[in-house]
RNA sequence: UCUUCGGGGCAAGGUGAAAUUCCUGGCCGGCAGUGAAAGUCUGCGAGCGAGAAAGCGGCAACCCGCUUUUUGGCUGAACUGGCGCAAUUCCAGUACCGACGGUAUAGUCCGGAUGAGAGAAGA
Numbered sequence: 001u002c003u004u005c006g007g008g009g010c011a012a013g014g015u016g017a018a019a020u021u022c023c024u025g026g027c028c029g030g031c032a033g034u035g036a037a038a039g040u041c042u043g044c045g046a047g048c049g050a051g052a053a054a055g056c057g058g059c060a061a062c063c064c065g066c067u068u069u070u071u072g073g074c075u076g077a078a079c080u081g082g083c084g085c086a087a088u089u090c091c092a093g094u095a096c097c098g099a100c101g102g103u104a105u106a107g108u109c110c111g112g113a114u115g116a117g118a119g120a121a122g123a
Base pairs, nucleotide, nucleotide: 001123002122003121004120005119012024013023014022026108027107028098029097030044031043032042033041039096040095047074048073050071051070052069053068054067055066056065057064058063078094079093080092081091082090100111101110102109
C1' cells in the first nucleotide's frame, strides 16, 4: 500500500379497534486489554450534539442547507459465595443495562445502513 472479513435477539400467552412497542414471560451480548475466558473492570467503536476549514447548491447580500475533513465534548449496567498463587472475566446464585427516526410506548420490528467502524486475517 492492497484484498477479504468485521452485531445478536420477543418462543408461548394476556388486554385492545390497533402493540414482536403495554402486561406475564422469553431471548441477545461489537473490538482490544486485563496473571485465566468480561454486555456490567479499563480503554475503544457505534450513537448524540457543538466548533473550525474546504467544496457544492439556494440567495443581490446577510445567511441557510448538504457533503467531506478535522478538533474537543456527552454517552448504560454487578453483587454475593466457591475453586484457585492468581478470576468484579471461570463455576453457582441472585440482580441490572441497552442510541436516533418511524409506528399503540421497541435492546429484539422497519429505517438511515448494499453505510460507517473499533479491529481481525492475508498478500
The prediction has a mean pLDDT of 83. Predicted 3D model of a 123-nucleotide RNA (FMN riboswitch aptamer (RFN element)) from uncultured Acutalibacter sp. The source organism's lineage runs through Bacteria, Bacillati, Bacillota, Acutalibacteraceae and Acutalibacter. The sequence is in RNAcentral, with records from MGnify.